[in-house]
Context: one part of a larger RNA
RNA sequence: AACGCUGGCGGCGUGCCUAACACAUGCAAGUCGAGCGCGAAAGGGGCUUCGGCCCUGAGUAGAGCGGCGGACGGGUGAGUAACACGUGGGCAACCUGCCCUCGGGUGGGGAAUAACCCAGGGAAACUUGGGCUAAUUCCACAUGACAUCCCGGGCCCACAAGGGUCCGGGAUCAAAGCUGGGGACCCUACGGGGCCUGGCGCCUGAGGAGGGGCCCGCGGCCGAUUAGCUAGUUGGUAGGGUAACGGCCUACCAAGGCGACGAUCGGUAGCCGGCCUGAGAGGGUGUACGGCCACACUGGGACUGAGAUACGGCCCAGACUCCUACGGGAGGCAGCAGUAGGGAAUAUUGGACAAUGGAGGAAACUCUGAUCCAGCAACGCCGCGUGGAGGAUGAAGUCUUUCGGGAUGUAAACUCCUGUCAGAGGGGAAGAAACUUUUGCGACCUAAUACGUCGCAGAAUCGACGGUACCCUCAGAGGAAGCACCGGCUAACUCCGUGCCAGCAGCCGCGGUAAUACGGGGGGUGCAAGCGUUGUUC
Numbered sequence: 001a002a003c004g005c006u007g008g009c010g011g012c013g014u015g016c017c018u019a020a021c022a023c024a025u026g027c028a029a030g031u032c033g034a035g036c037g038c039g040a041a042a043g044g045g046g047c048u049u050c051g052g053c054c055c056u057g058a059g060u061a062g063a064g065c066g067g068c069g070g071a072c073g074g075g076u077g078a079g080u081a082a083c084a085c086g087u088g089g090g091c092a093a094c095c096u097g098c099c100c101u102c103g104g105g106u107g108g109g110g111a112a113u114a115a116c117c118c119a120g121g122g123a124a125a126c127u128u129g130g131g132c133u134a135a136u137u138c139c140a141c142a143u144g145a146c147a148u149c150c151c152g153g154g155c156c157c158a159c160a161a162g163g164g165u166c167c168g169g170g171a172u173c174a175a176a177g178c179u180g181g182g183g184a185c186c187c188u189a190c191g192g193g194g195c196c197u198g199g200c201g202c203c204u205g206a207g208g209a210g211g212g213g214c215c216c217g218c219g220g221c222c223g224a225u226u227a228g229c230u231a232g233u234u235g236g237u238a239g240g241g242u243a244a245c246g247g248c249c250u251a252c253c254a255a256g257g258c259g260a261c262g263a264u265c266g267g268u269a270g271c272c273g274g275c276c277u278g279a280g281a282g283g284g285u286g287u288a289c290g291g292c293c294a295c296a297c298u299g300g301g302a303c304u305g306a307g308a309u310a311c312g313g314c315c316c317a318g319a320c321u322c323c324u325a326c327g328g329g330a331g332g333c334a335g336c337a338g339u340a341g342g343g344a345a346u347a348u349u350g351g352a353c354a355a356u357g358g359a360g361g362a363a364a365c366u367c368u369g370a371u372c373c374a375g376c377a378a379c380g381c382c383g384c385g386u387g388g389a390g391g392a393u394g395a396a397g398u399c400u401u402u403c404g405g406g407a408u409g410u411a412a413a414c415u416c417c418u419g420u421c422a423g424a425g426g427g428g429a430a431g432a433a434a435c436u437u438u439u440g441c442g443a444c445c446u447a448a449u450a451c452g453u454c455g456c457a458g459a460a461u462c463g464a465c466g467g468u469a470c471c472c473u474c475a476g477a478g479g480a481a482g483c484a485c486c487g488g489c490u491a492a493c494u495c496c497g498u499g500c501c502a503g504c505a506g507c508c509g510c511g512g513u514a515a516u517a518c519g520g521g522g523g524g525u526g527c528a529a530g531c532g533u534u535g536u537u538c
Base pairs, nucleotide, nucleotide: 001534002533003532004531005530008384009383010382011381012380013379014377015376016342022339023338025337026336027335030068031067032066035065036064038062043056044055045054046053047052075295076294077293085219086218087217088216089215090214091213094212095211096210099208100207101206102205103204104203105202106201107141109139110138111137116131117130118129119128120127121126147172148171149170150169151168152167153166154165155164156163157162177200178199179198180197181196182195185194186193187192221267222266223265228258229257230256233255234254235253236252237251238250239249240248270292271291272290273289274285275284276283277282297318298317299316300315301314320331321330322329323328348374350373351372352371356370357368358367359366360365387417388416389415390414397408398407399406400405421479423474424473425472426471427470436460437459438458439457440456441455442454443453444452482527483526484525485524486523487508488507489506493522494521495520496519497518503510504509
């Protein structure tokens, strides 16, 4: 774990091990107007020739272009016996968006296209043509290095291949803006702009942090009723490809490479930290939590990108399901719930972003079935309760008896108490909370008492859980005990029934007329909100 009987409360955990079977429905990845151009409607008000028009709603809702994120987070264990994992090394053979530190730059032009409008096709999904337009979109130009490449030279390191560094020369490649504030000066179609200044960006380098890629030693399953395996195979040369080494790929050359220290083949299996057991050595195991790997209907493929097994991206094929106007389309819960099925067996179509964390954003904030909570289940562990004290040579009932008695048994009744838990009422806006916004002061920045950044102080706002935890009061023993066993092993004995029957049983074995072993009663023993059984492991 499941099953049987039973079942009061709480805390913390855990909960499809089987069909990686199929899935209705909802939700699970968005965000940014401080990158950009567009831009409704309902409603309200006014006018009206009753057709409509104007203002507002509102530059709002909303799509669209663009940026960042959808490679994280979440699930599962199918495959995999492998450098997949663990551990220890290596890369003089590598990459790295966002983040941190440091250096330099950010000039002047051009173009397209969606949205939108017009026309068309289609049942739909969607799609075709024409026209307009913007940008932090795209394109060349300029400038440019300690960057890359080439040439020449010096020094250092290195077994070598080669690496590092310095000097000189040549070639190649960049960029994008947005926003807050402003005294003087300049321009102005008075909207603003130049200019100054702060912030966020953008381009190009160097270094770092964190992340990743690759290589190697060693280590961990079974079968020899699998003994030979191998043709890109093993190595070399040249080239291609990659971020990068490499037979990774191609051409040519050589004929190698592995294997009883178990190759190859077959079976089984995700690996580990750990977990269970054990005095240990060891054995078993890999649920939950953490690390790594693999997979995402099945198989294949690339694109984009700093990064791809791309679960909720794309294309092709297949099986299946659904829609169809039969021409054609749509889909992928091994995300969270939930359904069917399988099964001995495993939960709610719940609440909230308050906290922690993540994405976007300058921020407010938005999103977040991650997460935090609640619900269900004695599934596990732990804690608590179901009352306490007194009370008879000992009620009744029941069982038993040698009929005298004995047992149940201080057990009950009865008396006096207590008040946990559950119940009722009240308090408790507790903690979880710091961010953020705003005010004041100070410092920095600056032409500036603006803006902005930082520090200190004050104030305000924010809780799903939840009127929860906890506390107080009330009432009253009131609502709360079962299960297995009693022949030996093994703790606990008698009566009746049955008569090798019915039945029990883990082993030995019981039962054929007095059965402590079957069934029931009484009594007892052991555990206890559990107790037994079955299964698995040591």
A computed fold for a 538-nucleotide part of an RNA from an uncultured bacterium, annotated as small-subunit ribosomal RNA, 5' domain. Its mean pLDDT, the model's own confidence on a scale to 100, is 84.